[in-house]
Predicted 3D model of a 74-nucleotide RNA (transfer RNA) from Candidatus Iainarchaeum sp. Rfam family: tRNA. The family's RNA type in Rfam is transfer RNA. The coordinates come from a structure-prediction model, not an experiment, and the mean pLDDT is 81.
RNA sequence: GCCCUUGUAGUAUAGCCUGGACAGAAUACGAGCUUGCGGAGCUUGGGACCUGGGUUCGAAUCCCAGCGAGGGCG
Numbered sequence: 001g002c003c004c005u006u007g008u009a010g011u012a013u014a015g016c017c018u019g020g021a022c023a024g025a026a027u028a029c030g031a032g033c034u035u036g037c038g039g040a041g042c043u044u045g046g047g048a049c050c051u052g053g054g055u056u057c058g059a060a061u062c063c064c065a066g067c068g069a070g071g072g073c074g
Stems, first nucleotide, its partner, number of pairs: 001073007010027002013024001020057001029045005050066005
C1' cells in the first nucleotide's frame, strides 16, 4: 500500500441478512425492602447504536467516506 471482518449501556451481548412500536435482556452501579452486620433474594432508578454524509415517508439495520479494532497478502 491492497483486501476481508468488525464497531450497540462500565463489561460481554440480542436486534442488522429481510428498514417501521418507548433499542431488549444479562452483569456491574445507585436507592429501597429484607438481615444483628454483610452476602444472597425481591423491588426500583439512571445509562448505549463510533463520526459525518446519502437513499427513503421512515435507518442500529441499506450505500459512501472517515476513524478505531482484528486478520490476510505484498
The RNAcentral record of the sequence draws on ENA. The source organism's lineage runs through Archaea, Nanobdellati, Candidatus Iainarchaeales, Candidatus Iainarchaeaceae and Candidatus Iainarchaeum.